[in-house]
Context: one part of a larger RNA
RNA sequence: GAUGAACGCUAGCGGCAGGCUUAACACAUGCAAGUCGAGGGGUAACGUGAGUGCUUGCACUUGACGACGACCGGCGAACGGGUGCGUAACGCGUAUAGAAUCUACCUUGUACAGGAGGAUAGCCCAGAGAAAUUUGGAUUAAUACUCCAUAAUGUUAUUUGAUGGCAUCAUUAGGUAAUUAAAGAUUUAUUGGUACAAGAUGACUAUGCGUCCUAUUAGCUAGAUGGUAAGGUAACGGCUUACCAUGGCAACGAUAGGUAGGGGGUCUGAGAGGAUUAUCCCCCACACUGGUACUGAGACACGGACCAGACUCCUACGGGAGGCAGCAGUGAGGAAUAUUGGACAAUGGGCGAGAGCCUGAUCCAGCCAUGCCGCGUGCAGGAAGACUGCCCUAUGGGUUGUAAACUGCUUUUAUACAGGAAGAAACCUACUUACGUGUAAAGUAGCUGACGGUACUGUAAGAAUAAGCACCGGCUAACUCCGUGCCAGCAGCCGCGGUAAUACGGAGGGUGCAAGCGUUAUCC
Numbered sequence: 001g002a003u004g005a006a007c008g009c010u011a012g013c014g015g016c017a018g019g020c021u022u023a024a025c026a027c028a029u030g031c032a033a034g035u036c037g038a039g040g041g042g043u044a045a046c047g048u049g050a051g052u053g054c055u056u057g058c059a060c061u062u063g064a065c066g067a068c069g070a071c072c073g074g075c076g077a078a079c080g081g082g083u084g085c086g087u088a089a090c091g092c093g094u095a096u097a098g099a100a101u102c103u104a105c106c107u108u109g110u111a112c113a114g115g116a117g118g119a120u121a122g123c124c125c126a127g128a129g130a131a132a133u134u135u136g137g138a139u140u141a142a143u144a145c146u147c148c149a150u151a152a153u154g155u156u157a158u159u160u161g162a163u164g165g166c167a168u169c170a171u172u173a174g175g176u177a178a179u180u181a182a183a184g185a186u187u188u189a190u191u192g193g194u195a196c197a198a199g200a201u202g203a204c205u206a207u208g209c210g211u212c213c214u215a216u217u218a219g220c221u222a223g224a225u226g227g228u229a230a231g232g233u234a235a236c237g238g239c240u241u242a243c244c245a246u247g248g249c250a251a252c253g254a255u256a257g258g259u260a261g262g263g264g265g266u267c268u269g270a271g272a273g274g275a276u277u278a279u280c281c282c283c284c285a286c287a288c289u290g291g292u293a294c295u296g297a298g299a300c301a302c303g304g305a306c307c308a309g310a311c312u313c314c315u316a317c318g319g320g321a322g323g324c325a326g327c328a329g330u331g332a333g334g335a336a337u338a339u340u341g342g343a344c345a346a347u348g349g350g351c352g353a354g355a356g357c358c359u360g361a362u363c364c365a366g367c368c369a370u371g372c373c374g375c376g377u378g379c380a381g382g383a384a385g386a387c388u389g390c391c392c393u394a395u396g397g398g399u400u401g402u403a404a405a406c407u408g409c410u411u412u413u414a415u416a417c418a419g420g421a422a423g424a425a426a427c428c429u430a431c432u433u434a435c436g437u438g439u440a441a442a443g444u445a446g447c448u449g450a451c452g453g454u455a456c457u458g459u460a461a462g463a464a465u466a467a468g469c470a471c472c473g474g475c476u477a478a479c480u481c482c483g484u485g486c487c488a489g490c491a492g493c494c495g496c497g498g499u500a501a502u503a504c505g506g507a508g509g510g511u512g513c514a515a516g517c518g519u520u521a522u523c524c
Stems, first nucleotide, its partner, number of pairs: 001523003005520005012375006018368002020333001025331003029328003034075003039072002042068002046066003049062006082286003091211008101203002106199007114148004124137005154179011184191002212258003219249003224246008261283004265276004288309005311322004339365001341364003347361001348359004378409004389399004415460005423451001428446006434439002468513005473494003479508005489496002
């Protein structure tokens, strides 16, 4: 000098930031991922309309309309958010390569979308079970599923050239054969579907170099090192398997053990360096513990599935349910770390044609002097140098001290009252303009604020509402008296204290910092 700090004493305000460093310990409760009716069958609830009954303000019927519970289907749920257990590794950083790869949504371009079929949820009927849940029958739809057709600059096989490359080879122009696709909705304005090519984005893989401590760890290794073949993968590869060979690594530290997420950064330092990885950003890993795959463009998936285990809960004892290292919150641990708050107004994300819905991401508010910064607790005058206190060489002096009283001034802040934002412009609605006349763009007007009656501004009265903490032997700025008497105690080091203690305790005075000041811990 610094800190995600803690403790003691103290405490007026504001702005900006930060806030479980310990038990990746266990979790009550609520919320954190939905959306689309412009894909579908439909109608449980709500509202509107219509009809019927009449007791004249109620009941019933009706998907006709707005909408919409559950269901099928699509997209999303692999993002966003959390944590740092594991990991000494191509994990990370940096630089390359992929002629060994994939990429939903988005953008651009080209081409296409013909025909047929069988189911299944829901609904209905009948059951089983305490529940979770589940069985059978009948029936129905789709942008769900299946089949046929049509196909190329697609794919596969084969073949003829041309060009290029560091190698395996790549690119390109053809020929032949085989094979592969689609979906509609509709308010008629659109939007969606299929194939291929290119881009963008994201992901994956390989390699050079760098990446903590221990030699009181010296040898390690059988899928081990390489080859052939096959399988597998989006893709290369012992990735896996069969066979063959006996290799491979290591004192330039293999192997083993310990510790640890890595980086940008942060702290310190003149620098070199040392230490560190909170907040914010990038990458990685994990989601009660271990394992496994399914779906999907993408996961081996925090709020998905299955199996095993530990734990907790329900049970009618037959059987079931759960996973806060999401946001709040609880217990425990600990020196120690906050509200079971508001809003989607803004930014961003998902779905949707849109309106919109969802969003504990986010934006805000609450708590905490935890930090940094700023402001205030008055200003000017005022000597009888007042009184008290303290000290002394004591009829008197010194000091507290311009300090107070007193006089004048100001009102930041606090209080009361009044006014009151920017953040909002888009989307959307209405109108106008432009041109390619149905599109996108421009303009005008309107709509939308959680924070918040907040920030800010004005007015009113009045010094009114606001100072502590540590230290005073030397280092180190700041001294006297009293008490105590190697006691009580102090102390970072040296050291003080045994009767005149500037070092202990109190007082007066002083010094330093100041809404803080000290102590402790850690780093330079």